[in-house]
Context: one part of a larger RNA
Molecule: small-subunit ribosomal RNA, central domain
Organism: lake water metagenome
Formats: sequence, C1' cells, structure tokens
RNA sequence: UUGGGCGUAAAGUGUUUGUAGGCGGUAUUUGUUGUUAUAUGUUAAAUCUUAAAAGUUUUUAAAAAUGCAUAUAAUACUCUAAUACUUGAGUUUAGGAGAGAAUAAUAGAAUUUUAUACAUAGGGGUAAAAUCCGUUGAUUUAUAAAGGAAUGUCAGUGGCGAAGGCGAUUAUUUGGACUAUUACUGACGCUGAGGAACGAAAGCGUAGGGAGCAAACAGGAUUAGAUACCCUGGUAGUCUACGCUGUCAAAUAUGAGUGUUAAUAUUAGGAAUUUUCUAAUAUAAAGCUAACGCGUUAAACACUCCGCCUGGGGAGUACGAUCGCAAGAUUGGAACUC
Repeated sequence: UUGGGCGUAAAGUGUUUGUAGGCGGUAUUUGUUGUUAUAUGUUAAAUCUUAAAAGUUUUUAAAAAUGCAUAUAAUACUCUAAUACUUGAGUUUAGGAGAGAAUAAUAGAAUUUUAUACAUAGGGGUAAAAUCCGUUGAUUUAUAAAGGAAUGUCAGUGGCGAAGGCGAUUAUUUGGACUAUUACUGACGCUGAGGAACGAAAGCGUAGGGAGCAAACAGGAUUAGAUACCCUGGUAGUCUACGCUGUCAAAUAUGAGUGUUAAUAUUAGGAAUUUUCUAAUAUAAAGCUAACGCGUUAAACACUCCGCCUGGGGAGUACGAUCGCAAGAUUGGAACUC
C1' cells in the first nucleotide's frame, strides 16, 4: 500500500472563505471518451492443459492465457455538444426578533484618593495573631471634587455570532439568520490540497492611561522547614490606540454537505389558528456501540469531498527549513529501550 478506523482506546485542522482538483438535479436530442459485444492481428520457444502415437520420457497436433492494436456494432450509465425545465442554489418585495460588529456621546451605583466640617481612640485583619494605618487626628458620618475600570436588577439549560466570543443607555454606519408571499435567474451547486482572512488569555513593540485587582517582589504569620496555602503592602500587567504573536481541555474531546428513518414534552422567533417553518432543550421506537451512551441537532441508514491515525517511551525532542523583534510557533525524525 490493501484493509480497518477517528465522542471516551492512536486519530476531526481553532474557525471561515476560496484556487486547483474530486463529486454533482430533471427532460430531449448529437457524438461515442470511458463501457459492453463480436471478429482479425499480435502476444518467441519451452512450461501448463487436452488428444494421439511410440513406450518411460520423448514426438506430433490442438487448445488455453492476459495485454495491446485495428475494424464493426450497441447506447442504459459515464463523458461530449446543443436546447429546454424548476424542485437544488441565488435575487427581489413585505415584516418581526436578537449581549452580531464598528464609531461617537451620555448615565447611575460602588471602590479609591483629595479637600472641608462634626467627633475621639482606636481602626484593620485572622482560626488566633502580627506586620500595617492612627493624637501630625485615623476608622466612622456629612458635603464637594478628581480619576479609572466594570455595567447590579432585567437574566432565563433565554438570544446572537463561522469560531474566538458578545450583556448600562442613545445615535450613526453595518453583517447574518428567520418568516410570509408573489415575481425573477436557470444548476449558477457540494467539498476543498495549497493560499487568504479572523482568531481567548498571557506575552512583545511604540505612545498614552492607571481606580480596583494583582504575577514578580517585600514584610507578618503558620511550620521541623514553608522559596506555599492565610494576612499587610505592592510593580509589570489588566484599560485605550496602532502594530506583532497565532497558541489553549480553541471541547459537542463528535469535519462539512445532501437525502431517508417512531413518538412525546418544553423553550425562543415568525406565519397562522387544522397546524406549520426555523432554532435550542429533555425523554425515548428502531438501529448503532466493547461498554458508557448516541438516538431527526445521530455516534442510525446511505452517498460526495477534505483532514487525520497505525504499540509505549525517546518526543512534539534533535536537525534542517519557513515565520517571528523576542518569547516562541509551524513542519518534524532516528538511534536506543520496553
């Protein structure tokens, strides 16, 4: 390789878009590429098979064999070309829903700090303490101001988004899905190696910002020790803008698409009042599964395309290459050993 697999045993790329490629709806006609049939030629001899002759290993004859080429024929499928169709796909019209995205402005509660005033000896913290703050007047209370970050209630196995993810309000710009109904285009589709874009947190660069929290760090405790858990502080960082990084238990540990296959209940968004469409959730027929469980949102039954796996360790390491400012990322072995 073949074969078998990928929820949990090894194995689904983090997600989308899309090039090549692969696959692809209905009807009629054209050609006949693949396909099928027949014939001929060729496919050295020997070998193999059959028959005959001799008679113990020989001779003769026939057959067989797969591939290739040529010719003729067939036209269901495939392919080719043409025409047409509407169910796939898309567009138009009218709607309602939504923390979908970006930008700008605004709001209230709280923490902190500052100022002033009232008031006086404690406050804070813990299992208990201490470090710490406080007679230079703290904590508490009142008023005012500053500044940054996050948006309580509503809030919901509720919603939206391709994923990452998205919760204050308003405005502007903008993406997608859904429902209903005509009308239109007429296969324009599916998947997708490479490629491109997006991509939590942390981290990096430059310039700002800095309330709270808080790696590192310092101190107090605890302890045999305590480079920890607890406490008091506290810098990067967390926030903004513009770049970079490109990773994660990036998980539904379940790739995308199409079709088929019992029911019941709940939720959300529409249309309607028989019910039905879309999305989410809970049981569960059949079926599947090693079991757990999955079960119309499949891990059922089928098809198309892509990715990936092949004993454990060595090792996601070494080397090389590409990318990156760096950190590192991607690709990715072998010896050896069990």